A computed fold for a 72-nucleotide RNA from Xylona heveae TC161, annotated as transfer RNA. Taxonomically the source falls in Xylona heveae (Eukaryota, Opisthokonta, saccharomyceta, Pezizomycotina). It matches the Rfam family "tRNA". The family's RNA type in Rfam is transfer RNA. Gene Ontology term of the family: triplet codon-amino acid adaptor activity.
[in-house]
RNA sequence: AGCGACAUGGCGCAGCGGAAGCGCGCCGGGCUCAUAACCCGGAGGACCUUGGAUCGAAACCAAGUGUCGCUA
Numbered sequence: 001a002g003c004g005a006c007a008u009g010g011c012g013c014a015g016c017g018g019a020a021g022c023g024c025g026c027c028g029g030g031c032u033c034a035u036a037a038c039c040c041g042g043a044g045g046a047c048c049u050u051g052g053a054u055c056g057a058a059a060c061c062a063a064g065u066g067u068c069g070c071u072a
Stems, first nucleotide, its partner, number of pairs: 001071007010024004018055001026042005048064005
């Protein structure tokens, strides 16, 4: 320098146009003599950034930024 993949709660990931969910973790409660396990509830993300198309975007388009990989 060229090409490709990826970027979503604290962490790991889902979500191919009607507006974000799961697991773990965290907080509160239940159960227990107590802890773990188990059960119930809750908080926490304007989806990397900026524009654009659309009635409507995490998703489509463009340009950036970052990470990883391949080629040179």